[in-house]
RNA sequence: AAAUUGGAGAGUUUGAUCCUGGCUCAGAACUAACGCUGGCGGCGUGCCUAACACAUGCAAGUCGAACGAGAGGCCCGCAAGGGUAGUAAAGUGGCGGACGGGUGCGUAACACGUGGGUAAUCUACCCCUUGGCCUGGGAUAACCUGCCGAAAGGCGGGCUAAUACCGGAUAAGACCACGGCUCUGAGGAGCUGUGGGAAAAGACCCGCAAGGGUCACCGAUGGAUGAGCCCGCGGCCUAUCAGCUAGUUGGUGAGGUAACGGCUCACCAAGGCAACGACGGGUAGCUGGUCUGAGAGGACGACCAGCCACACUGGAACUGAGACACGGUCCAGACUCCUACGGGAGGCAGCAGUGGGGAAUAUUGCGCAAUGGGCGAAAGCCUGACGCAGCAACGCCGCGUGGGUGAUGAAGGCCUUCGGGUUGUAAAGCCCUGUCGCCCGGGACGAACAAGCUCGUGAAGAACGGGCCCUGACGGUACCGGGAGAGGAAGCACCGGCUAACUCUGUGCCAGCAGCCGCGGUAAUACAGAGGGUGCUAGCGUUGUUCGGAAUUAUUGGGCGUAAAGGGCGCGUAGGCGGCCCCGCAUGUCGGAUGUGAAAGCCCACCUCUUAAAGGUGGAAUUGCAUCCGAAACUGCGAGGCUGGAGUGCCGGAGAGGGUGGUGGAAUUCCUGGUGUAGAGGUGAAAUUCGUAGAUAUCAGGAGGAACACCGGUGGCGAAGGCGGCCACCUGGACGGUUACUGACGCUGAGGCGCGAAAGCGUGGGGAGCAAACAGGAUUAGAUACCCUGGUAGUCCACGCUGUAAACGAUGGGUGCUAGGUGUUGUGGGUAUUGACCCCCGCAGUGCCGUCGCUAACGCAUUAAGCACCCCGCCUGGGGAGUACGGUCGCAAGACUAAAACUCAAAGGAAUUGACGGGGGUCCGCACAAGCGGUGGAGCAUGUGGUUCAAUUCGACGCAACGCGCAGAACCUUACCUGGGCUUGACAUCCUCGGAACCUCCUGGAAACAGGAGGGUGCCUCCCGCAAGGGAGGAGCCGGGAGACAGGUGCUGCAUGGCUGUCGUCAGCUCGUGUCGUGAGAUGUUGGGUUAAGUCCCGCAACGAGCGCAACCCUCGUCUCUAGUUGCCAGCGAGUAAAGUCGGGCACUCUAGAGAGACUGCCGGCGUCAAGCCGGAGGAAGGUGGGGAUGACGUCAAGUCCUCAUGGCCUUUAUGCCCAGGGCUACACACGUGCUACAAUGGCAUCCACAAACCGACGCUAACUCGCGAGAGCACGCUAAUCGGAAAAAAGAUGCCUCAGUUCAGAUUGCAGUCUGCAACUCGACUGCAUGAAGGCGGAAUCGCUAGUAAUCGCGCAUCAGCACGGCGCGGUGAAUACGUUCCCGGGCCUUGUACACACCGCCCGUCACACCACGAAAGUCGCUUGGACCAGAAAUGCGCUCACCAAGGGUGCCUUAAGGUCUGAGUGGUGAUUGGGGUGAAGUCGUAACAAGGUAGCCGUAGGGGAACCUGCGGCUGGAUCACCUCCUUU
Repeated sequence: AAAUUGGAGAGUUUGAUCCUGGCUCAGAACUAACGCUGGCGGCGUGCCUAACACAUGCAAGUCGAACGAGAGGCCCGCAAGGGUAGUAAAGUGGCGGACGGGUGCGUAACACGUGGGUAAUCUACCCCUUGGCCUGGGAUAACCUGCCGAAAGGCGGGCUAAUACCGGAUAAGACCACGGCUCUGAGGAGCUGUGGGAAAAGACCCGCAAGGGUCACCGAUGGAUGAGCCCGCGGCCUAUCAGCUAGUUGGUGAGGUAACGGCUCACCAAGGCAACGACGGGUAGCUGGUCUGAGAGGACGACCAGCCACACUGGAACUGAGACACGGUCCAGACUCCUACGGGAGGCAGCAGUGGGGAAUAUUGCGCAAUGGGCGAAAGCCUGACGCAGCAACGCCGCGUGGGUGAUGAAGGCCUUCGGGUUGUAAAGCCCUGUCGCCCGGGACGAACAAGCUCGUGAAGAACGGGCCCUGACGGUACCGGGAGAGGAAGCACCGGCUAACUCUGUGCCAGCAGCCGCGGUAAUACAGAGGGUGCUAGCGUUGUUCGGAAUUAUUGGGCGUAAAGGGCGCGUAGGCGGCCCCGCAUGUCGGAUGUGAAAGCCCACCUCUUAAAGGUGGAAUUGCAUCCGAAACUGCGAGGCUGGAGUGCCGGAGAGGGUGGUGGAAUUCCUGGUGUAGAGGUGAAAUUCGUAGAUAUCAGGAGGAACACCGGUGGCGAAGGCGGCCACCUGGACGGUUACUGACGCUGAGGCGCGAAAGCGUGGGGAGCAAACAGGAUUAGAUACCCUGGUAGUCCACGCUGUAAACGAUGGGUGCUAGGUGUUGUGGGUAUUGACCCCCGCAGUGCCGUCGCUAACGCAUUAAGCACCCCGCCUGGGGAGUACGGUCGCAAGACUAAAACUCAAAGGAAUUGACGGGGGUCCGCACAAGCGGUGGAGCAUGUGGUUCAAUUCGACGCAACGCGCAGAACCUUACCUGGGCUUGACAUCCUCGGAACCUCCUGGAAACAGGAGGGUGCCUCCCGCAAGGGAGGAGCCGGGAGACAGGUGCUGCAUGGCUGUCGUCAGCUCGUGUCGUGAGAUGUUGGGUUAAGUCCCGCAACGAGCGCAACCCUCGUCUCUAGUUGCCAGCGAGUAAAGUCGGGCACUCUAGAGAGACUGCCGGCGUCAAGCCGGAGGAAGGUGGGGAUGACGUCAAGUCCUCAUGGCCUUUAUGCCCAGGGCUACACACGUGCUACAAUGGCAUCCACAAACCGACGCUAACUCGCGAGAGCACGCUAAUCGGAAAAAAGAUGCCUCAGUUCAGAUUGCAGUCUGCAACUCGACUGCAUGAAGGCGGAAUCGCUAGUAAUCGCGCAUCAGCACGGCGCGGUGAAUACGUUCCCGGGCCUUGUACACACCGCCCGUCACACCACGAAAGUCGCUUGGACCAGAAAUGCGCUCACCAAGGGUGCCUUAAGGUCUGAGUGGUGAUUGGGGUGAAGUCGUAACAAGGUAGCCGUAGGGGAACCUGCGGCUGGAUCACCUCCUUU
């Protein structure tokens, strides 16, 4: 100098948010266990369970220097005898076996801790001091002998010693009795006179002896040590234990003890304890400390240390200084063992060890060398205390498993986008080192005492100091040196988030994982394996437990309006808290000192083991307790005073405050009578019901009960519940004013007492209306309901009980403080007034708005949910459950008090965005309405379902699948089925061999295909050659072969891209910045207008912007310009039977390119001066001119893997490919979409006009001829404004048909044909003749359409060999209606409620059925604990009696008393047929109660009823939506 250094959060409730709140995790620790793994050492630790039972050995002996006696055996010896040896063993005696060691059963207690007391005590051995140790005596064990017994053991007789035992002497206020003196506050202390009784032991050494020494012995004083007893304070749970107590509390006396004491006894008194928790129950050894924690705390009490308790279970005493005694005694009990059955023996919770229990805990080791203990004079003996070793990674600490270098980044593994990446400097290789282990050698500290010898000192041989000698279990260990040698030494868990660490494969809601959230149903970083990675490391994980995080019991440090939580309200006891001033005391408080707070531990410093762990020394700390001294502000106590708190008096008015008695009118019902007649009543509509026996209606009279319209009011009163006609009486409280009096008298209030809506209960009344239950009628699938008709308890009164409500402001009471504004009630004051008002200022209430502040937000805001203080009540996740059991109360119903098992990962509050509502407002749409035409009925066509089939390929399924994919299935298509075939394949790339390619023919076959024959030799380059020709190579093609691979309309549209449908051409969807909000989010985008439109305008904490809307694009409608063939023909000419046919011309039409035009631009009105709307003018067109293209953010896991593309999976002589035939065309049925009809606005026949758009060379085909016709034959033109398809049809004209299953309708069928095609059987279209079905306008229901639209009429095109009632286009003719937005459907915006958020196709309740789980009740039954009474009574103590003198001993009786027995009670646990509810459980049954106005608003209390949720009555609440009204407030 130091010892004071410290506080982190995360996951999970929601679509998202904030809050509340629980659950879970990360940390540390362990006497641990389990799994995998394991090199070394040091230091520690090691039955937490059965205080279960124990074999075997050891754990307490020692002393011959207390005493007597004294071997066997062995050796020597012939023997006698001697030696071992007076040794061992045994005995008498002494000391020690009360320590040391073990365990934690019991114990909630003075047991423990702490501080005191003992003047109420004891203390062997030890120390100091002091005095003494004299003299006698009789026994007894051992031993000998006899006897009993299996044994254990015992009995009789005989001998003997002592430091054993006994008598006598002596002896001190050490002790006793009586007395005295001194001191003291008391209790008591000290001194003392007389009398009294009480001691002893020797042994050894030196010495001849005397004597001395040592160790013993006795009395006494003191000390030390240890112990006993008493007291204050402190430390568990339970009140579902509330009263306990007869030796109980006290006194007097006695006994007893070392000692106080009801400790015991006799008598007396009636006390004692308790909500500050007695008594009872449960649990537990207590402490120093240990773990954790920032701390305060919480949990624990292994090892070490202190105390206590226990020793097989229970009881008891003896001995002793000390015990009621772990390795002592006696008795009883259970158990075990021995036995000759008569009787005996035993107690590991000592050390080892065994069995058992258990998840689990070690050697039947070595040594007394050290430390300590007992005995001894000592040597020494004993010591499972202890020191060591062994076993165990059980813990802590240390060390190692190598270091350096090493890139082509080797191989292998894994992944891969196939390029590579990673493992990875990792390895190998090269160069080194040598810890641990191994081998060899050396080798401790711990040891110094004592004894002996010796020296010093000393009178001494005592004591003290020094030296020498001796002594080591551990152990040949630690340590040191040397040698060899990288040689022998790494695992475990994890890798979805929390939480550091990612990929592949397998699996396919399986197997499995999981601490919480949660993963797994074919692409799993979550399962399993692998590669890689992360963390720790001789360990790593798991499980269990404790603290922490958890401010989640909140003293530090929480809350209660709505999240859990204010008692229904008052009065008041204990308690808690308490105004101003002064004085005193010193309880709390503060300061100082002293004692104590054991050691160890924690902390600090230093030191020792190489370091560390560990250990040593010293300190700090021990927050406490006690004593003394001091302070006096605050608190408390005592005394005195004060008036502001509180109260009293006096004056005054307000009021549904309470109680009692009277009294009034209106109304309902009933009764009587009159008038009067057929209905009334009731409902959504009805019916039950009443009425011709006269109802309803109406008038008059009467009876009776209940309630009091208007006034009436977020008005008043009351503590709350609650209180309403009027009058009287009795009575409580508050308020205003006044200041006289009292003098803190106050506030709160556990228990307690009282009051306490409705329903309900008891007794007796009363009973008009209403009305649970009940009955009937309706409604309904049902209707134990809602609605209706009746109707009893009840509602009313009196008396008594009950004691609960959403008993609510969901807000306990009191006091003080903290901006205002505006109503209202009561009252006072002021100015003024004749006065009532009005106005201003107070006090007390009662509302609304609002600042600060608070709040999770909503909201509260002088009537606080703000700022503070005081007191009470209450909360601690949801469910189970306000339930069970117990207790108290009640007549009952029930109330109050109030758990647990089990189960869940949430349950909640407020607010946000959506969605939804049988909520509201507003707007739009062929949404309804108004209209026109259809569908649904028929026949047929077509698609689908279903069925069938070898196959009827597949997909599409509300709108938004179903004339859809398919814009065209006879083969093909074709994906399906049957059969026949192929296997590198029908198709792609690569390799090799052969051949040109290719063409023709034959055989088998259904074909594919298989086999065979013949013809044919090309192109490019190079070489040989004059050439012919030959050779080589190459490209293309064909064929053979091998393997990589091809192929798949196989699966997954829920792995995907792309494309598409739909909401919806609906007007919406968003962003940036700013602002507001803790936040999700809001604002903008809402509002007022307006629009087709988030279109525009105005306003506004918003200002802008984007995607959508609109416009830009195409087309149609008008005009202009340009152009004029194939189009056109006005004028001119030619020409014909006619004709733009020709010349000619582009004026017109037209064609197709470019422009113009329309913008609410103009006028009037309305409107906000706006946007815009209405009307008008002009114009071809007018308010988006018509139509088209164009489809925001997104939704539907919508559709499509069978268009295409594509991940993954599957298949590979087949799920691929080829071929033939069949099927997709089936047919009892059902549905969708269509066609044709049912006829006269029609059909048929004849005649006769007028389009647009489109198509054509593999084609369109004219004209002509043939055929009734489909068509055929022949053949011109046309690459098409030129030619052709091509006739348009309806319309128009004329005629017939005349209402009929027809001259309607055309199905079906027969026959005969045509065309396409390889081929029309299954299975084409068309034609002719014949046949002529159903059908006479269509049930419930349902579709389209708002103008060139519907309706109707025909024409064209794509696909296509052929096949169109479908699809896509085109034009012709050409309507009706829209009052309007109540309703249906869909949608937009605003708002509201919500328990919904896969979003109402949502959520969700209860019974029943099934399975499992825990719990309650239960006739009983089985234990455990405990009380009372009685019986019985061992051992033992005590007492009494008794016995040759005494000491002593024995016997017997009595008292007390353990186990035991009987009876009875209480508490507690197990079990129990059956029973009750509860919880949990992907897909059970019945309903629909709740959430929206949840379709009858819901909920609370109570009562009745009902399969169930529930329903109904009565009272209450808003935590009810909606509309209207009223009041108040704010703004203008």
This is a predicted structure of a 1532-nucleotide RNA (small-subunit ribosomal RNA) from a Pseudomonadota bacterium. Its Rfam family is "Bacterial small subunit ribosomal RNA". Gene Ontology terms of the family: structural constituent of ribosome and ribosome. Lineage of the source: Bacteria > Pseudomonadati > Pseudomonadota. The sequence is in RNAcentral, with records from ENA.